[in-house]
């Protein structure tokens, strides 16, 4: 230099082109308990990597920049 692929909450990961982008864990606060852990409840916490496009409507589909993998030269 080429080609493919991936990026979404603190982690790890969903979400058929349409309702307010959810799950688990994990921070927080309550409850239980002499007490901790376990266990129950409750709360927050997202510019969907970044900039355009196409659509009544984009995480999603199209371009191009990033940053990470994997192959080729």
């Nucleotide at each position: 230099g080429g080609g493919c692929u991936u990026g979404u909450a603190g982690a790890u990961c969903a979400a058929u082109g349409g309702u307010u982008a959810g799950a688990u864990c994990g921070c927080g606060c309550c409850g239980c308990u002499c007490a901790u852990a376990a266990c129950g409840g409750c709360c927050a916490g997202g510019u969907u990597g970044c900039a355009g496009g196409u659509u009544c409507g984009a995480g999603u589909c199209c371009u191009g920049c990033u940053a990470g993998g994997c192959c080729c030269a």
Molecule: transfer RNA
Organism: Coleochaete scutata